[in-house]
Molecule: small-subunit ribosomal RNA
Organism: uncultured archaeon
RNA sequence: CUGGUUGAUCCUGCCGGAGAUUAUCGCUGUUAGAGUUCCACUAACCCAUGCGAGUUCCUGGGUAAAACCAGAGCAAACGGCUGAGUAACACGUAGUUAACAUACCUUUGGGUGGAGAAUAACCUCGGGAAACUGAGACUAAUACUCCAUAGGCAAUAGCGCCUGGAAUGGUUUAUUGCCGAAAGCUUCGGCGCCCAAAGAUUGGACUGCGGUGGAUUAGGUUGAUGUCAGGGUAACGACCUGACAUGCCGAUAAUCCGUAGGGGCCAUGAAAGUGGUAGCCUCCAGAUGGAUUCUGAGACACGAAUCCAGGCCCUAUGGGGCGCAGCAGGGGGGAAAACUCCGCAAUGCACGAAAGUGUGACGGGGGAACUCUAAGUGCCAGCACACAGUGUUGGCUUUUCACUAGUCCAAAUCGCUAGUGGAAUAAGUGGGGGGUAAGACCGUUGCCAGCCGCCGCGGUAAUAACGGCUCCACAAGUGAUAGUCACGUAUAUUGGGUCUAAAGCAUUCGUAGCCGGCCUGUUAAGUCUUCUGUGAAAUCUGGCGGAAAACCGUCAGGCGUGCAGGAGAUACUGACGGGCUUGGGACUGGAAGGGGCUAGGGGUACUUUUGGGGUAGGGGUAAAAUCCUGUAAUCCCAAAGGGACCACCUGUGGCGAAGGCGCCUAGCUAGAACGGAUCCGACGGUGAGGAAUGAAAGCGUGGGGAGCAAAGGGGAUUAGAACACCCCCGUAGUCCACGCUGUAAACGAUGCCCGCUUGGUAUUGGAAAUUCCUAGUGUUUUUCCAGUGCCGUAGGGAAGCCAUUGAGCGGGCCACCUGGGAAGUACAGUCGCAAGGCUGAAGCUUAAAGGAAUUGGCGGGGGAGCACACAAGGGGUGCGGUUUGCGGUUCAAUUGGAUUCAACGCCGGGAACCUCACACAGGGGUGACAGCAGUAUGAUGGUCAGUCUAACGGGCUUACCUGACGCGCUGAGAGGUAUUGCAUGGCCGUCGUCAGCUCGUGCCGCGAGGUGUCCUGUUAAGUCAGGUAACGAGCGAGACCCACGCCGUAUGUUGCCACAUGCUUCUUCGGAGGCAAGGCACUCAUACGGGACUGCCCGUGCUAAAUGGGAGGAAGGAGUGGUCAACGGUAGGUCAGUAUGGUCCGAAUCCCCUGGGCUACACGCGGGCGCCAAUGGCAAGGACAAUAGGUUGCAACGCCGAAAGGCGAAGCUAAUCCCUGAACCCUUGUCCCAGUACAGAUUGAGGGUUGCAACUCACCCUCAUGACGCCGGAAUCCCUAGUAGGCGAAAGUUAGCAUCUUUCGUCGAAUACGUCCCUGCUCCUUGCACACAC
Repeated sequence: CUGGUUGAUCCUGCCGGAGAUUAUCGCUGUUAGAGUUCCACUAACCCAUGCGAGUUCCUGGGUAAAACCAGAGCAAACGGCUGAGUAACACGUAGUUAACAUACCUUUGGGUGGAGAAUAACCUCGGGAAACUGAGACUAAUACUCCAUAGGCAAUAGCGCCUGGAAUGGUUUAUUGCCGAAAGCUUCGGCGCCCAAAGAUUGGACUGCGGUGGAUUAGGUUGAUGUCAGGGUAACGACCUGACAUGCCGAUAAUCCGUAGGGGCCAUGAAAGUGGUAGCCUCCAGAUGGAUUCUGAGACACGAAUCCAGGCCCUAUGGGGCGCAGCAGGGGGGAAAACUCCGCAAUGCACGAAAGUGUGACGGGGGAACUCUAAGUGCCAGCACACAGUGUUGGCUUUUCACUAGUCCAAAUCGCUAGUGGAAUAAGUGGGGGGUAAGACCGUUGCCAGCCGCCGCGGUAAUAACGGCUCCACAAGUGAUAGUCACGUAUAUUGGGUCUAAAGCAUUCGUAGCCGGCCUGUUAAGUCUUCUGUGAAAUCUGGCGGAAAACCGUCAGGCGUGCAGGAGAUACUGACGGGCUUGGGACUGGAAGGGGCUAGGGGUACUUUUGGGGUAGGGGUAAAAUCCUGUAAUCCCAAAGGGACCACCUGUGGCGAAGGCGCCUAGCUAGAACGGAUCCGACGGUGAGGAAUGAAAGCGUGGGGAGCAAAGGGGAUUAGAACACCCCCGUAGUCCACGCUGUAAACGAUGCCCGCUUGGUAUUGGAAAUUCCUAGUGUUUUUCCAGUGCCGUAGGGAAGCCAUUGAGCGGGCCACCUGGGAAGUACAGUCGCAAGGCUGAAGCUUAAAGGAAUUGGCGGGGGAGCACACAAGGGGUGCGGUUUGCGGUUCAAUUGGAUUCAACGCCGGGAACCUCACACAGGGGUGACAGCAGUAUGAUGGUCAGUCUAACGGGCUUACCUGACGCGCUGAGAGGUAUUGCAUGGCCGUCGUCAGCUCGUGCCGCGAGGUGUCCUGUUAAGUCAGGUAACGAGCGAGACCCACGCCGUAUGUUGCCACAUGCUUCUUCGGAGGCAAGGCACUCAUACGGGACUGCCCGUGCUAAAUGGGAGGAAGGAGUGGUCAACGGUAGGUCAGUAUGGUCCGAAUCCCCUGGGCUACACGCGGGCGCCAAUGGCAAGGACAAUAGGUUGCAACGCCGAAAGGCGAAGCUAAUCCCUGAACCCUUGUCCCAGUACAGAUUGAGGGUUGCAACUCACCCUCAUGACGCCGGAAUCCCUAGUAGGCGAAAGUUAGCAUCUUUCGUCGAAUACGUCCCUGCUCCUUGCACACAC
C1' cells in the first nucleotide's frame, strides 16, 4: 500500500497478500570464475581402520656406513575440534595491582672455582599368554650430589633521599639468624651455562558500568557477615582452620525456577528497534560422566598419570587395554550436509648453529545449483502451412563443445596460446476470478471430483476443478513447506489509547517513589563546550590496482551511538544556606443543610384480641376457582395489645468521599461555602504496596415478627409440564444488638490535582450595594464568590455528542487495554464459618467479533389521512340436487400447465373422430448435402397375378413396361406440444380504483446519504397555497381522447310521417288502418360546433389555496362511464400461440391411419344453475326493447306432425329482407300450506336433428317415473344509483351441443351517524442483534 465484517458508510480491530533472508523438499538443469559454504539446529550419541608431535649429536651403545636403542635438553600448556555446562567478574568496556608471576627473546653489569657418588641402554639370568616386569654386573654426560664465592630472605635499631594522590615500595647503615649459582662442546669462527637489574610478551587477581524470562518464586543465608590468630598461594582474600561477636543480602527484585557460551558481527528495517550470534577473528569452557595429582616458566593437561562410574575390546581367566567435540571414514538419529584423495612446493609452527626433519595446521585436487558473479542455448535468405509462429532447404559464425600440441603445476586438472571438426552439445518452473501481470477460448465434470495463503469457485452454458490451445512473470533456475525481520504507529522512547469499540480501581486516607510557587547566595552532581587516551583486525563506504564482475590487495573515511581523564561555562534541574506570600494550613464571625451517632416523644394506616350492633354472604379476577363464613364472617362502633413505617411539604432543590441520608425534640460530633487590617511560611500534588469505609442479598449468635414476601402448598391459564405472568395461603428474610462477607449497570459506563480558553439563561448558599415598605430573619434589582442544571461559540471527536461541571488547550502522578471464543474458567497462592472474593493462564478453536451513523423492511410502537376496510343496509355462498373446474384415487392412458389474494366455467380448454400433446393393439411413411460400397450383367417407378394380413402394390415372388441413378454404411439434416419461463424476447397478471418515483445546480454531512419531496392548511391526488437552503425541472396525477346526457347548424335514404294531397279497407259513423306521391317539422342516423369556469352571491379560512350553503342551469364543483396509466418489485405466468440460446431424440421423443382415453369414482374443495314455494305454481288472454348477426348463411310465408321437427319456398351480400315470439310484468281463473297442482333429480319407453360415425360419450320432443329438499354450523363474498337485485335478448365457440363468457336492454331499491376496531394502503416519527429484509 492492498483484499476480507455491511444492502451501502465511517471507524476500531484483527486475519491474509505483495519485500528480504535461512534451511529442507518437488520439477528441471549447458559452462566458467569466486567464496570465511557443506553433520551448527537432532544424539557433548557410539566408533572398525589409517594418519594427526616431534626434534637435537650434549652423552653412552650400535653399524662397514646408515638405520636404530637409551640418557639428557627443548617442545609437547601451541596449533586443530566442539558449545555440553555456565546468569558468572564468564564476556564487553574503562580502570586497579601500593597484592603478583612470566620459559624462549632484547639490553646492561658480573661470573663460569673445587670435589664426589650413581644409573639407562648394551651384556648375563629370570617371571608372564600379553601388557609389562624382576635380579646381577659395566659405563658416560650440558643428568645427579657436596664444599666455596657472589647473592637472597627475615627480624631489630636508625639518618636521609627518590617515585607517588597516599609508602606498606625503592635505595642505604649496623647487628643477628636462615637459605645458597654455574656446563660444557667446538671445525677455534662460535654456540652455550649461572646471577642481578631493566624491557618486551603472555598470564593471574580485583573493581565501576553494561547486556534475560518468570512475583502463580518474598523473604534468603550458618563459613553465612565481621574481628583476632595461624596455615596456604606467585599473589589479596573464609581460600582453609580455631576462638569470639551477630551480623550480611533483599520490591533499585535478594533467593528460587526456566532458558542461554559472551563479543566483534549477521538478517531485516528510513531509523529507533526486533530476531539471531553455526562458518571468519577474539575471549571463555570442555575433551565418555566425575574426582585427584605429578612434571613444568606455564596444565590440574583432547592424542600425560592415578582412582571411581557406565560402555566396548583382548585373554592362556591369572590379568590387561581403549576413549575421533583432530583429518578421512562407519553406525545411529534426522527433512537435513562431501573423498578412508595428493603434498610439505607455498604460508606458519616445533626442534636444530645450519643443512634439515616433522606437521590431516596448511596448500592442492574430487563431490554438492549451497551462495555470489559472468556467459551461452544462434544469425541471414528462400519456400510451405493451421502465419506474433512452426516446419523445411541453402548459406554464415564458433562464444561454447569435442579432439591435438605447447605452456602452467610438487604432480596433475582447470586456465592460457595455436590448430582441426561441426548449429552442432544446451529451457524450464510457476501462474492467468479479485488482491496481482496475463483468456469472458475449446472440451470434460455437474456442491461430484477437486481448487483456494485471504475473499471465495464447483448444484449442466465453470474466465476459479481436470485436460488442450494461447498469454503473463522470472529464468539455469522456478516453485512449495517451515523459521526470522519488515509491512505493524499492531507494546506506540521516537510514536497509540481508556463516555458508547478492549480499557478509570466502588470510595477515601496514606508509605516508598515521581513531580513541585516567588527572590537571592554558594557549589558544580546532572547539563553544555573543548582537549587527551581508548573503543583489535575482519565486516561497512569511497578511490586505485589485479582485462570486466564476484572476489582479493592497498589507501582514506566511517562505525563501534561507549567508557575514563583534564580544562572551562552556570541559564535550567539537583545539593546546602537566607528571605517572601500568591499554593496549603490554622484562627475567627454570622448564616445554610434529610451529614453521622445516641436517647426520648408523636402520628395515621395495618393486624390481633375483647365487648356491643348486625345477617348471608365475603374475597378475588379479563372471567373464575382455591380461600374465609351459621362455632356468625365481610360491615359499623368502642377499648386494649403489637411490630414496622414516617403521606402531604417534595423541587430540575439540599448534604455527604462513595455507599447513602426525609415525623418531632435534645445531647455529642464531622465537613463544606461566604466574610476577615489575624497567624504559620511551600508545610504541597499524586500515590505502587498498605489501611479504613462500603447498597442489596447472604452467613454466625441472641432477640423480634404487624405488613410484605424467595422457597413451598393450592386454584386458574395452556395443546401440554407450569419450574412464568394472575389469584388464595405461606417459611426464611425484611426489623434490633454484636460479629462476618466485600460484591453491584457500586454509572456521569467519564481517576485525582493545577493553570488557560467567547457567551446566554435558571436555581441553591453566602457577601456587598440598591428599590419599596406593613419596618420583618420582609421585598426588588445588580455585582462578586462557591455549588447545581439547561442551551450554545471556538475547538475536539468515527459519529452520537462534549463544550469554564470538557470528551478543548497544556502540566504532574496513579490505574488499566492490545481480535473473538475457551474464561474471569483451570491450577497455585491468599482471604472467608460457608457461599464465595482477590490474583489469574494455556491447549484448542475461529474470520471475524464490535462501535456510531445511513437507507429500507418490519413492530401484538405512536401520530395524521384514506379504501364497500369496518359500521349502516341490500343480496348471496357455506345445507341438499345438478353442472363445471381442481385435488386425490384408479387406470394401458385417465396428456400437460396454473396452486393465497394474483390456480380452480382459467389456458378463449362447450375434447364423439379431428382437435391431441396421452396409452395399448395393429398398420404405414420420412435422411437435403458429402464420402464409401452397388449399378446398362438394369438403379428407380408403374401394373396384372400369387402370397403375408382383420384389411391395404405396405413387404416378398414372378411376368411385363420404363431407362439413370443411388438410404446398404458413415457423417450430417428435416421434424419434435421433447427439456430448461431459474438462459431469453414478446405479451400478460399483481402491488395499483395507489400517489408516488426521480433529475440538474446549489447547500449540509469525512462518508453511505440528506435537503428539495419537510411544516401548517387543503385536495380524489407530491392537488394547490403560505412558510422554509433551497431554486427549478421531468415521469406519473390532472389535462388531451372516446361514449352517454342538453342545445344549435348541415345533410335526408333503406330512416321518420306532424301538417297538407290522392287512392283504398273496415266502421257502432265518432273514427281506425293500409298504399302512393310529397316533405325533412319531429324521432333517428352521420358530421361539425356551443355549453361548466368555483364564473356569481353569503359564510368559514390568512385579504391564500380551498371549503359549507345558495342562485341560475340539461348538467355544479373530477357531470357520469371508459381508454391511457410512472420508477420499479414479484427469478409471478407462459419454451403448449408464435419467436429464440443451450441440451436431447433422429429411423425415432419425427409424420400418417383405425379403435381407446382426456367423460373413470369410496372421497375433499372452488365457481355457477334450479329449488325448498302463495311477493308463489299452473292455465288462458294482453303490452313494451336494445345490442348484435346473416350466402357453406339468416330464412318470411304455406302445408304435414301433439311436439321436436320435416317438405316446399318469396326476400336479403342487408338503416330495405330475415333472425324477432322478448321476459319479468298486467288481467281473469284455479290451487289453499301439504313434501302439495311446490320441487324437479333419476330411470323406462317412443320419436327427431347434426354428423362418415351418437355404445363408451351429443342435443331436442312426448308419455311415464317423481328422489333430495320446508332457508342452511363455524366461517365467508359482492354492492353507494340507473348501482345492488330481478328479468329476458344477442353474439363468441360451432357440423352438432351453453347452467359459460362478453355485450344489450327492461323493472328497479335500502343505507352511509361515522370511524380506524378488523383487513390493507400512503406520509411523518420511534425501536431493531432484521437486509434472502418477521